[in-house]
Context: one part of a larger RNA
Order: sequence, then structure tokens, then C1' cells
RNA sequence: CUGGGCGUAAAGCGCAUGUAGGCGGCUUCGUAAGUCGGUUGUGAAAUCCCUCGGCUUAACUGAGGAAGUGCAGUCGAUACUGCGAAGCUAGAGUACCGGAGAGGGUCGUGGAAUUCCUGGUGUAGAGGUGAAAUUCGUAGAUAUCAGGAGGAACACCGGCGGCGAAGGCGGCGACCUGGACGGAUACUGACGCUCAGAUGCGAAAGCGUGGGUAGCAAACAGGAUUAGAUACCCUGGUAGUCCACGCUGUAAACGAUGGGUACUAGGUGUCGCGGGUAUUGACCCCUGCGGUGCCGAAGCCAACGCAUUAAGUACCCCGCCUGGGGACUACGGCCGCAAGGCUAAAACUC
Repeated sequence: CUGGGCGUAAAGCGCAUGUAGGCGGCUUCGUAAGUCGGUUGUGAAAUCCCUCGGCUUAACUGAGGAAGUGCAGUCGAUACUGCGAAGCUAGAGUACCGGAGAGGGUCGUGGAAUUCCUGGUGUAGAGGUGAAAUUCGUAGAUAUCAGGAGGAACACCGGCGGCGAAGGCGGCGACCUGGACGGAUACUGACGCUCAGAUGCGAAAGCGUGGGUAGCAAACAGGAUUAGAUACCCUGGUAGUCCACGCUGUAAACGAUGGGUACUAGGUGUCGCGGGUAUUGACCCCUGCGGUGCCGAAGCCAACGCAUUAAGUACCCCGCCUGGGGACUACGGCCGCAAGGCUAAAACUC
């Protein structure tokens, strides 16, 4: 150096954009750097190997040969790789038409419900639990009706349904805006894939400044339970949950499954678009492309299971793993307001 792996045993970066780098479609011509062949020089001697010889043998040793898989020069070969030139359209992309969607952002707006306030009716309870009590209520509660305030979340539709790179996204309307998909042509002509660093996005909790606060609710207080009860249950209740701006950068960030391309039986749902058939129907049947589920052949797998959405068969690129604990740690460095994050050992021990 090669050789093994990463769904669940150790192992896929949370996700994306993308630089260097690695890899890269079809055809022709040139070149000959890689590659292949011939030849020349060199590759010291000794050693190793082969042959012959010298000490009675051997070790040892003399002579000759081979080898030294390398390097350089030179002459050739041109399939593949590279480089240069020219071309192509199957990869990639652009234009056009079309429908689908909780994709993102801003502004506005609606009803149900909870709570609170005011007023009416009304009277002794209400609430809560396994049972209670704390608690609320004759200063009129609970219940009920009318009016008002305010915040947060959007029942039904709603679906193993959709959209998004992931995190995630759900009342309704307008505006701004991203992506994917289908159809038919035209155009560009390899413009591609992946991606160390880097950059951006990134649930919840948390932090800073300012606002907001209906409900819920860490902490906290009280009541119960209990041997105790710093809990589970109950009554309250502050941060927080909400908004704006900034920070944090983590997660069972999960499909515990990196991205791309090609190939490899089927069956059955569903979503989007298209074509055909057709007795125009919310249809149905056949079929193409793109998503998303279930079941299964071959194959794979330690098994479980995966199986055209692969964990099958191959190739390209990145990341990661190397016994358990110590240790998602210490030290150092970088980042952060802090909390802490990222990177990351060793002694020792089994």
C1' cells in the first nucleotide's frame, strides 16, 4: 500500500448551496503525457541464485554467469485515459402552454371556545377526587341570559392526502415569492455528478432588548397520598408558551438507511398531469410520466427483514467506524452574552 464495513451489532455529517479536488455522454482528426513493445546506456564490488574449481568434506573461498522487476535516452504502437481541434444530441438546461399543493413572506379578516369585566334572572352551594381537603361563594358564587374586553389556537373537511432540502407547514382573503410535475414543439450543445474547507437554513428548550399575556404551565406555595413523598392526584401560580429584532446551533434533527446514474418478475391502493376507449358518467376500463403506501419473485441479509421509493446488481464522489468503561470527558484551540457548542485524548480498568 492492498484487503472489511456503516437499517437494528461500532459507524451516514440535521439539511442544503457550492469552491478546490475526484469522476464524467456519442463521433472524427491530430498529439503521444499516461499506457504498451523493441533497443542502447546505466543499475559499483561483496551478498542472494546457477555452473565449475580450491582446502580429505563442510562452513569458508576462487572464477564465470544470471538476476537486479529501476532510471534515463532512443525508435515504434495508438485500443483506453489525458491534451488540442471540429462536430453531435440520448445527459443537463432554457423558452411556451397547463393544472395541483397546510411551500415561504407581508397585510387584513372570521366564527366557536376558555378567562375576565358590566348588567339581568336566581339561591346555597360550587369546584375537585379513589375518597377528600386546600380553593371559590350570602360583600350573592355555581347555573343561565344580554353586552363588552383581550389573547392564543384554528373543530368538522382531514385522508397510511398534499407541499417542502431538512427543520417543518393546516380558518378565510389579497399582495409578493420559491420549487416540483404534465404536455407539445423549438433552442443551447456536455454547460454534468459529487464535494474537503467555506457559506446559509435549522424543532423544542434557553439567552438579550422591547412589547404582549386569555388558556396552559417548569420553578414555587398550599391540600391530599404515604413509613417518608422534595413525586404521581387536587387547588393556585411565575418564568415561559405569543409578537418584533438579535443570539444559541442542539434532538430518538429517524426511514436510526448520504448524494447521483443505469439495470433487475409481478400484484393492489392512492395523489397530480396526459393519451386512448366510450352506451357523456361524482363514472368505468386500458395506458404513459411523476409522487406516495401496502403485499410479494429473484437476489441480498446473522436474523429480523429489504425487495423498481432496495438493505438486489454495478459504477462515481463525499462522510463515518475499528472491544466495553474512563469519555457526547480533561487539556488546548475556535465559537457563544451566558447556558454551553464544535474539535478531541491519556493514565487506569475489565